[in-house]
RNA sequence: UCCCGAAAAGGCAAACCCAUCGUGAGGUGGGGGCGCAAAGUUAUGGGUCCCGCCGAGACGGGAUCGCCAGACUGCCGAAG
Numbered sequence: 001u002c003c004c005g006a007a008a009a010g011g012c013a014a015a016c017c018c019a020u021c022g023u024g025a026g027g028u029g030g031g032g033g034c035g036c037a038a039a040g041u042u043a044u045g046g047g048u049c050c051c052g053c054c055g056a057g058a059c060g061g062g063a064u065c066g067c068c069a070g071a072c073u074g075c076c077g078a079a080g
Stems, first nucleotide, its partner, number of pairs: 003080001005076001011036002016031006034066001040072003044069003047064006
């Protein structure tokens, strides 16, 4: 230094409720804790979701990082 994840100090915050923004998926703030060793950032590749187009498809534009992966960054220092 890397893998790994004991301990310690902390951190984040699901569902749901209230307010608010949005056609919507969903976002933001407060409450609240299901959980998380990156549940920090990033929409880059997939997946899923929304809107437009008579319908479907295709296409275009969005959403989701707490769906999977990639990239960047990061606390601690036990065993191995």
Predicted 3D model of an 80-nucleotide RNA (c-di-GMP-I-GGC riboswitch aptamer) from a Chloroflexota bacterium. The source organism's lineage runs through Bacteria, Bacillati and Chloroflexota.